[in-house]
C1' cells in the first nucleotide's frame, strides 16, 4: 500500500422561534353531574430495521381444545430459550494459497417411480465390435484305431475399445480355452466385533467378512417429533338504526342447522328455525392500548447462546392516522486554496415513518473502528 | 393492519411426472393473390420464462429469499 476477511459500534449533538398528538396542572366559559370547548405552564414524543409478513409466543373468543383419518411443518449432536424452521459451541461433507465461509447433514439393502440424447447395456442389466473353442456336433486337410490342425455351430466371456454427467472397486500376480474377487498380495470404501478418548453426534487404533448391492427423497413415499382454528377489522360494553321486507329451497324428535374451519366419530345447542339471492337501514364513542418473557449499570456462573442476584428508570399511544420546519455553534465526510503544524470558503449526510405486543429470520441502507490472512515495497 | 392470488413474445395464452431448439393465435414486416385494397396463402423478426441464489447430469417446471401487479374482510 493493495486486495481479502471476521467482528463491533453509531444512525448526530446543544439552543432559540414557530406548528402537530398524547399527558398532567391551573384559569375562564357552558353544565345539576360526568364531561366538553377556550387560554396558559410544565413535561413526553419512531427504527436498526418501525418494512416482508417469513417462522415462534403471550392476548382474545370459539368447548376445559377432545379421538381418529386426512394435510402441514421440521429432519448430524449437546446446549440456550416462553416458544421457534431461531442462537451457541461442536461433529461430518465441501470451497479457498491464506484468514475463514458453506452446509434443507433421518431413510435408495421397505416398496413404487425417473435417469432425455448418446450408448450393447442406465440397474441385480447387457453384448455391437472384440476374446475363446476346454466339453458337445458338423465339414475340410495330414496321419489313419482313439490323434494333430483349420473352418463353423451350440456355446463360455466380461479383460481391453468406444458413448455419457454417471458403466458395476484400483494397481500388480497368479490362474484359465479366454477370462472374471476366481485366488492372493497392498492401497480405497461398506458392514461388523473389540478397544481408547468423549455427556453425545463422532474420531483414532487393531481385527473379521471378498462384503464392493449406481445415482435422484428440494420426486412419490418410509421413520422419528411436533402442530385445533382463526386473528386487536381478535373480542367487550354503550349509543344509533330497522319493516321483523320480497322470492326460491329445506325441516320439526326418525331432527334441518349451528358452536365445527377438509373429513368422520363423540359432545353440546337447538326451532313461526336455517340456506341461497334480491332489496334496504346504521355505519359513532369508550374500553382493549401499552409496565413488560421491559430498559441500563454490576457482579457471579458458563467456551459461547443465556442465567442467577443487586441497584437504578418509565421510555409514543394517534384512528384519514401527530412526532416537522427555520436560524446560530459545535461534531462526521468530500473538494478547492493557503507556507508544515492548521486555517478558510464551499458542498454532503443513506435506507426509510409505530398502529395489540413480544423473541427470531430475511431484506433495505450511510459511515467509523479494530483483529486477522495473502500478495508487493522500504528500514 | 390482517388474510390470499398471481406475472411466459408488443397484446391474450399453452407449456404433462424435470429432458435436448420454450409453442399456438392475434400484431409488425416481406412475398404471392388482385386492376387495386380488404379476405385469403406462404414465409421472417420478436423471450434474460419478474429478479437473485440453490438441488440435479441437466430448471419455465422442484426449493428459499426478494420484486411488481391483483382481489377480499368490520
Nucleotide at each position: 500500500g493493495a486486495a481479502g476477511u471476521a467482528a463491533a459500534c453509531c444512525g448526530g449533538g446543544u439552543g432559540a422561534c414557530c406548528g402537530c398528538u398524547g399527558u398532567u396542572c391551573c384559569g375562564g366559559c357552558c353544565c345539576c353531574g360526568c364531561g366538553g370547548c377556550c387560554g396558559g405552564g410544565a413535561g413526553a414524543g419512531a427504527g436498526g430495521a418501525a418494512a416482508g409478513u417469513c417462522c415462534g409466543g403471550g392476548c382474545u373468543c370459539c368447548a376445559c381444545a377432545g379421538g381418529g383419518c386426512a394435510g402441514g411443518a421440521u429432519a448430524c449432536u449437546c446446549c440456550g430459550u416462553a416458544a421457534c424452521g431461531c442462537g451457541g459451541a461442536g461433529u461430518g461433507g465441501g470451497g479457498g494459497c491464506g484468514a475463514c465461509c458453506c452446509u434443507a447433514a433421518g431413510g435408495a439393502a421397505a416398496g413404487u417411480g425417473c435417469c432425455a440424447c448418446a450408448g450393447a447395456a442406465a440397474a441385480g442389466a447387457c453384448a455391437c465390435g472384440g476374446c475363446c473353442c476346454a466339453c458337445c456336433c458338423g465339414g475340410c486337410g495330414g496321419g489313419u484305431u482313439u490323434c494333430c490342425g483349420c473352418c463353423g455351430g451350440c456355446g463360455g466371456c466380461a479383460a481391453a475399445g468406444g458413448u455419457g454427467a454417471a458403466a458395476a472397486g484400483g494397481u500388480g500376480a497368479g490362474g484359465u480355452a479366454a477370462g472374471a474377487g476366481c485366488u492372493c498380495a497392498c492401497c480405497a470404501g461398506u458392514a461388523c466385533c473389540g478397544u481408547u478418548g468423549g455427556c453425545g453426534a463422532c474420531a483414532g487404533c487393531g481385527g473379521u467378512a471378498g462384503c464392493u448391492u449406481g445415482g435422484c427423497a428440494a420426486a412419490c413415499c418410509c421413520u422419528a417429533u411436533c402442530c385445533g382454528g382463526a386473528g386487536c377489522a381478535a373480542g367487550a360494553u354503550c349509543g344509533a338504526a330497522u319493516a321483523g321486507g320480497a322470492a326460491a329451497g329445506u325441516g320439526u324428535u326418525c331432527g334441518a342447522g349451528g358452536g365445527c374451519g377438509g373429513c368422520c366419530c363423540g359432545u353440546c345447542c337447538g326451532a313461526u328455525g336455517c340456506u341461497u339471492u334480491c332489496g334496504g337501514g346504521u355505519u359513532g364513542a369508550u374500553c382493549g392500548c401499552u409496565u413488560g418473557a421491559g430498559c441500563c449499570u454490576g457482579c457471579c456462573g458458563g467456551c459461547a447462546a443465556c442465567g442467577u442476584c443487586a441497584g437504578g428508570c418509565c421510555u409514543a399511544g394517534a384512528u384519514u392516522g401527530a412526532u416537522g420546519g427555520u436560524c446560530a455553534c459545535c461534531g462526521c465526510c468530500c473538494c478547492a486554496c493557503c507556507c508544515u503544524c492548521g486555517g478558510u470558503g464551499g458542498g454532503g449526510a443513506a435506507c426509510a415513518g409505530a398502529a395489540c405486543c413480544c423473541g427470531g429470520c430475511u431484506u433495505a441502507u450511510g459511515g467509523u473502528u479494530u483483529g486477522c490472512u495473502u500478495c508487493g515495497g522500504c528500514u | 393492519g390482517g388474510g390470499c392470488c398471481u406475472a411466459u413474445a408488443g397484446c391474450u395464452c399453452a407449456g404433462u411426472u424435470g429432458g435436448u431448439u420454450a409453442g399456438a393465435g392475434c400484431c409488425c414486416c416481406c412475398g404471392g393473390c388482385u386492376c387495386a385494397u380488404a379476405a385469403c396463402c406462404g414465409g421472417u423478426c420478436g423471450g434474460u420464462c419478474c429478479c437473485a441464489g440453490g438441488u440435479u447430469c441437466g430448471a419455465g417446471u422442484c426449493c428459499u429469499g426478494g420484486u411488481g401487479g391483483g382481489c377480499c374482510c368490520a